[in-house]
């Protein structure tokens, strides 16, 4: 210098004018004015996870039923996030990627193509035997053409069997490699590799090393049903909770009435009120007209709101890291369908297109700053971003 890897940070600035919204004192003719100050994001966005807070569902345990998680450690208020670490894949490396618990609990499924897709099977190949017809080689006979013969070698067709090495088919064909064996051929036998147990070691574990056994019995799919283990109640700020207004449903108390029992208060039988079981509490316990009081829901208004599992910003200290512990300073939209714009001017980052200069780089003229908008509040993720900056690394050239 090029070309990757990881990881931060920023995403205009400054004046002028006009405008919008909270709040704090002032003036008002109460309409509202002037002034001060304060006003989005790194994601404020998707609404996909976890929670604070709040109401509803009678509590609480155990089971069941749904839903979501899934190698390990550890963090955290909690997570499916984050960190570290093991196995697996990719890449020459930096590094990245991972639904990564079980398939010898059972159940299902495996397209097409092939002979066979799960208690394997044999198409073609290969091998052995039997038998059938030849007659290349052979053999006997002949000087030669030719003529006979079937022990032996080689082949052709048929039956019956062996085989799973090769071949073919497929995303997979009941371990792979190489050697001995065999008619041919196979864990059949061996040696290393895979597998499984099973001892020994290192780690807290995931897991890894190293020994032994054991001839292979165990095909993939569990983003198919299940098994195993954990962890979850539902609904959301339009939650709710106060004050007014207006009042139908409805509620309560009093009368009249009641399944036993008791003068009553009660209390028993009985009923309800979690999916189920057990405990434990609650609640009703006819019904009918009259009277006296409360009254959800909605509309306004106030709270909830925004300052705390806080955040910003520095420093210690512990830890490999998430991260936690403590110090010192600051405190920062909170409104209602909702404000946080909008323009000129200079300047910067950069593009074009012209000139100058060896170069850095200058002068002229145009053009231009992405994605996207708080809504109760927080931790993640995830998604979208012009352009430009900083550290860390890996390869490759050059140079010194």
């Nucleotide at each position: 210098g090029c070309g990757g890897a990881a990881g931060g940070c920023u995403g205009g600035a400054u004046g002028g004018c006009c405008g919008c919204g909270g709040c704090g004192g002032c003036c008002u003719u109460c309409g509202g004015g002037a002034c001060g100050u304060c006003g989005a994001g790194g994601a404020a966005a998707g609404u996909c996870c976890g929670g604070a807070c709040u109401c509803c569902g009678a509590a609480a345990a155990g089971c069941g039923a749904c839903g979501g998680u899934g190698c390990c450690g550890g963090g955290u208020a909690a997570u499916g996030c984050c960190c570290g670490g093991g196995c697996a894949g990719g890449g020459a490396a930096a590094c990245c990627u991972g639904a990564c618990g079980g398939a010898a609990a059972g159940c299902g499924c495996c397209a097409c193509a092939g002979a066979a897709a799960g208690c394997a099977a044999a198409c073609c190949g290969c091998c052995a035997c039997c038998g059938c017809a030849c007659a290349g080689g052979u053999c006997g006979g002949g000087c030669a053409a030719c003529c006979g013969a079937a022990a032996c070698c080689g082949g052709g067709c048929g039956g019956c069997g062996g085989u799973a090495a090769g071949g073919a088919u497929g995303a997979a064909a009941g371990g792979g490699u190489g050697g001995g064996g065999u008619a041919a051929g196979a864990g059949c036998c061996c040696a290393c590799c895979g597998c499984g147990c099973c001892c020994c070691c290192g780690g807290c574990a995931a897991c890894a090393g190293g020994g032994g056994c054991g001839g292979c019995a165990c095909g993939g799919c569990a983003a198919g049903c299940c098994c195993c283990a954990c962890c979850g109640g539902g609904a959301g700020c339009a939650a709710u909770g106060c004050c007014a207004a207006a009042u139908a449903g409805g509620g309560a108390c009093c009368g009249c009435g009641c399944g036993c029992c008791g003068c009553a208060a009660g209390g028993c039988a009985g009923g309800g009120c979690c999916g189920c079981u057990u405990u434990u509490g609650c609640c009703c316990g006819a019904g009918c007209a009259g009277g006296u009081c409360c009254g959800g829901g909605u509309u306004g208004g106030c709270a909830g709101c925004u300052g705390u599992a806080g955040c910003c910003g520095u420093c210690g200290c512990a830890g490999u890291a998430a991260u936690g512990c403590g110090g010192c300073g600051g405190u920062c939209a909170g409104a209602g369908g909702a404000a946080u714009g909008g323009u000129c001017a200079u300047c910067c980052a950069u593009c074009c297109g012209g000139g100058g200069g060896c170069g850095a780089c200058c002068c002229c003229g145009g053009g231009g700053g992405a994605c996207a908008g708080a809504a109760u509040c927080c931790g993640g993720c995830u998604u979208a971003c012009a352009g430009g900056c900083c550290u860390u690394u890996c390869g490759c050239g050059c140079g010194c």
This is a predicted structure of a 400-nucleotide RNA (Bacterial RNase P class A) from Sulfitobacter sediminis. Its Rfam family is "Bacterial RNase P class A". It is annotated as a ribozyme. It is recorded under the gene name rnpB. RNAcentral holds the sequence, with entries from ENA.